[in-house]
């Protein structure tokens, strides 16, 4: 100096699942009205109550197997606590680059 390992920091790609329903407030329209604090309607806006779903952020179980074998490490399976179900953001993994490490070769 490479290359395999783990960490970080850019980067690219990155799945699933309701634009659900209620009402409240909120914008906007349109009506009746002298004047809306009245009625519909609509909104990719809020916060909230329901009730369906998903799994690839975290988190839990249970294991195939490893191990130093008392016990302990262990999935993309499982469960949905958390999180997600229009766009955004976020996603486990992947690929490229750059830094930094203890071991191996």
């Nucleotide at each position: 100096u490479c290359g395999a390992c783990c960490c970080c920091c850019g980067u690219g790609g990155g799945a699933g699942a309701g634009a659900c329903c209620g009402g409240c407030g909120c914008g906007c329209c349109g009506c009746u009205a002298a004047g809306a604090c009245g009625c519909g309607g609509u909104g990719u806006c809020g916060a909230c109550g329901g009730c369906g779903c998903c799994g690839a952020a975290g988190g839990a179980g249970c294991a195939a197997c490893c191990g130093c074998c008392c016990c302990g490490g262990a999935a993309a399976c499982u469960c949905u606590c958390a999180g997600g179900c229009a766009u955004c953001c976020g996603g486990a993994c992947c690929g490229c680059g750059g830094g930094g490490g203890a071991u191996c070769g």
Predicted 3D model of a 105-nucleotide RNA (Glycine riboswitch aptamer) from an uncultured Alphaproteobacteria bacterium. The sequence was found by an Rfam model in a public genome assembly. Its mean pLDDT, the model's own confidence on a scale to 100, is 79.